The RNA shown here (transfer RNA) has 72 nucleotides and comes from a Minisyncoccota bacterium. The sequence is in RNAcentral, with records from ENA. Its Rfam family is "tRNA". It is annotated as a transfer RNA. Gene Ontology term of the family: triplet codon-amino acid adaptor activity.
[in-house]
RNA sequence: GCGCCCGUAGCUCAAUGGUAGAGCGUCCGUCUUAUACACGGAUGGUUCUAGGUUCGAGUCCUAGCGGGCGCA
Numbered sequence: 001g002c003g004c005c006c007g008u009a010g011c012u013c014a015a016u017g018g019u020a021g022a023g024c025g026u027c028c029g030u031c032u033u034a035u036a037c038a039c040g041g042a043u044g045g046u047u048c049u050a051g052g053u054u055c056g057a058g059u060c061c062u063a064g065c066g067g068g069c070g071c072a
Stems, first nucleotide, its partner, number of pairs: 001071007010024004018055001025043006048064005
């Protein structure tokens, strides 16, 4: 330099173009003499950036940025 894949909550990951969710974590409560476990509730987001298409974009298109793999 070229090609491919990935970028979403603190972490790991979902999400037919139609209200962005789950698990873990954190906090509160129940339980216990107390802690842990278990159970209930709460807490969470500029979906990497900038444009474009669309009534509507996390999703489609373009460019850029970052990471990984391969080729040279």